Predicted 3D model of an 83-nucleotide RNA (c-di-GMP-I riboswitch aptamer) from Thermoclostridium caenicola.
């Protein structure tokens, strides 16, 4: 190169919502339920953001994280693969 067979998997997670809970709020969880995602696995000591109990304050819906979000981007670890 070239000529033949083949393959395109296992499967996982799970948003809104509704019910019961926890929390000042964000937001979390628990079983339901799936709108979706090739990382919608991990990671909160990177960035963004989100919410203010307290406590600050020019009393103004100021400001502020020790509270959150990983389904915002990133870090990092994985599965197939004709290419």
């Nucleotide at each position: 190169u070239u000529a033949a067979u083949u393959a395109u998997u296992u499967a996982a997670c799970a948003a809104g919502c509704a019910u019961g809970g926890c929390g000042a709020a964000a937001g979390c969880c628990a079983g339901g339920g799936a709108c979706g995602c090739a990382a919608a696995g991990c990671c909160a000591a990177g960035g963004g953001u989100c919410u203010a109990a307290g406590g600050u304050u020019u009393u103004a819906u100021u400001c502020u994280a020790u509270g959150g979000c990983a389904g915002c981007c990133g870090c990092u670890u994985g599965u197939c693969c004709c290419c």